[in-house]
RNA sequence: CCAGAUGGCCGGAUGGCCGCUCCGUGGGAAACCAUGGGGAGGAAAGUCCGGGCUCCACGGAAAUAUGGUGCCGGAUAACGUCCGGCGGGGGCGACCCUAGGGAAAGUGCCACAGAGAGCAGACCGCCUGCCUGCGGGCCGGUAAGGGUGAAAGGGUGCGGUAAGAGCGCACCGCGCGACCGGCAACGGAAGCGGCAUGGUAAACCCCACCAGGAGCAAGACCAAGUAGGGGCGGUGCGCCGGUUCGCCGGCGAGACGCAUUUCCGCGUUGCCGCCCGGGUCGGUCGCGUGAGGCGUCCGGUAACGGGCGUCCCAGAUGAAUGGCCAUCCAGCCCCGUUCGCGGGGUGGACAGAACCCGGCUUACAGGCCAUCUGGCGCG
Numbered sequence: 001c002c003a004g005a006u007g008g009c010c011g012g013a014u015g016g017c018c019g020c021u022c023c024g025u026g027g028g029a030a031a032c033c034a035u036g037g038g039g040a041g042g043a044a045a046g047u048c049c050g051g052g053c054u055c056c057a058c059g060g061a062a063a064u065a066u067g068g069u070g071c072c073g074g075a076u077a078a079c080g081u082c083c084g085g086c087g088g089g090g091g092c093g094a095c096c097c098u099a100g101g102g103a104a105a106g107u108g109c110c111a112c113a114g115a116g117a118g119c120a121g122a123c124c125g126c127c128u129g130c131c132u133g134c135g136g137g138c139c140g141g142u143a144a145g146g147g148u149g150a151a152a153g154g155g156u157g158c159g160g161u162a163a164g165a166g167c168g169c170a171c172c173g174c175g176c177g178a179c180c181g182g183c184a185a186c187g188g189a190a191g192c193g194g195c196a197u198g199g200u201a202a203a204c205c206c207c208a209c210c211a212g213g214a215g216c217a218a219g220a221c222c223a224a225g226u227a228g229g230g231g232c233g234g235u236g237c238g239c240c241g242g243u244u245c246g247c248c249g250g251c252g253a254g255a256c257g258c259a260u261u262u263c264c265g266c267g268u269u270g271c272c273g274c275c276c277g278g279g280u281c282g283g284u285c286g287c288g289u290g291a292g293g294c295g296u297c298c299g300g301u302a303a304c305g306g307g308c309g310u311c312c313c314a315g316a317u318g319a320a321u322g323g324c325c326a327u328c329c330a331g332c333c334c335c336g337u338u339c340g341c342g343g344g345g346u347g348g349a350c351a352g353a354a355c356c357c358g359g360c361u362u363a364c365a366g367g368c369c370a371u372c373u374g375g376c377g378c379g
Base pairs, nucleotide, nucleotide: 001375002374003373004372005371006370007369008368009367010366012328013327014326015325016324017323018322020039021038022037023036024035025034026033027032041350045361046360048359049358050357051356052355053215054214055213056212066211067210068209069208070207071085072084073083074082075081086100087098088097089096090095101206102205106204107203108200109199110198123146124145125142126141127140129138130137131136154172155171156170157169158168159167173195174193175192176191179188180187181186219285220284221283222282229276230275231274232273233272234271235270237252238251239250240249241248242247254269255268256267257266258265292311293310294309295308296307297306298305299304329348331346332345333344334343335342336341
């Protein structure tokens, strides 16, 4: 210098003018005004996991069902997250990827092709025997070679044989494995076994562990009407029934509605005053001191934990956090160049809190830093 790997950070700066929202103080009856201060993110996003908080349900334990998780150890309030390690795969390497328990409990499936896909199998071929019209056919043996397939029951070589075959042997692979190392996953390994029941569990299933339900539109409080419910008192037309003589019940009349008028029919219903609770519109709380931020020291490989110091840092509710101007800064384009640079233009992504927190995932113009790997050159 080129190419790459990992981890982290930033993601326009300054000033002026005009606004928006919240809090404190002062003024004001109020509307509002003045003044001081706070005002988006690394993802505020998707709402996919885990928790806090709230309400509902619930005597304890166990089992079953359903859902989830799944190598080992640790971290944590908890997790499907994170850290460290192991096994497997990829890369020359830094490093990356990995749902990675059980297939010898059982069931299912393995398309097409192929003779055969699970208690393996025999199409071509090879070999002994028999027959023959010499092309071949039949009985049997075999699985080395060919063919099919993602996959055909170890591989190579030598021996052996009629031809063959772990049939025998050597090496490699595979299974079991005393013993050793490690908390463990797991690693190493003397020796033993001719080799065996292939794959699939993000198929059912088995095993182990975990799990009440709903969510801030949770939930609590205040509470408007010529809305609606109940109680008490007063008051009002007729008839009937009951009566403890205080009244009570029923029917009707009256009033109102069914567009209007008459009749019929149906439905609702006394009037006035006072009081009570529920609840809609609306308002208040929940709602910003928290598994909190920053700095430093200690423990730990790390995730993380602990001590000390310091800071208070959005809280809207049709929903604030914005707009304009000037100068500057990366970056990009054009022109000029004495290659140092000069001039002009353009110019900053993804996105926007809504109860809060820990994660995951997804989006993101451009830039910076640290460590490491491979290659080339120079000293």
Source information
The RNA shown here (Bacterial RNase P class A) has 379 nucleotides and comes from an Alphaproteobacteria bacterium. Its mean pLDDT, the model's own confidence on a scale to 100, is 78. Its Rfam family is "Bacterial RNase P class A". Gene Ontology terms of the family: dimeric ribonuclease P complex, tRNA processing and ribonuclease P activity.